[in-house]
RNA sequence: GGACCCGUGGCGCAGCCCGGAUAGCGCGUUGGCCUUCUAAGCCAAAAGUCUGGGGUUCAAAUCCCCGCGGGUCCGCCA
Numbered sequence: 001g002g003a004c005c006c007g008u009g010g011c012g013c014a015g016c017c018c019g020g021a022u023a024g025c026g027c028g029u030u031g032g033c034c035u036u037c038u039a040a041g042c043c044a045a046a047a048g049u050c051u052g053g054g055g056u057u058c059a060a061a062u063c064c065c066c067g068c069g070g071g072u073c074c075g076c077c078a
Base pairs, nucleotide, nucleotide: 001074002073003072004071005070006069007068010027011026012025013024020058029045030044031043032042033041051067052066053065054064055063
């Protein structure tokens, strides 16, 4: 330098291909119930505006373009 993959709450992921309206699941956290206490169990809540910018569209996490970060492979460099 080239090709491909990944980036979504604190953590791990789904959703993306085929655009659709309040972005969901598990774990964790917080509060409550229960319990002699803890754990477990049950209930509830907070936490994202989806890596950045631009474009298309009535509408973008999703499509297009240019970047950023990470990874795999290939090539070049005497």
This is a predicted structure of a 78-nucleotide RNA (transfer RNA) from a Candidatus Bathyarchaeia archaeon.
RNAcentral records the identical sequence in 2 taxa.
The sequence is in RNAcentral, with records from ENA and MGnify.
Its Rfam family is "tRNA". Rfam classes the family as a transfer RNA. Its family is annotated with triplet codon-amino acid adaptor activity in the Gene Ontology.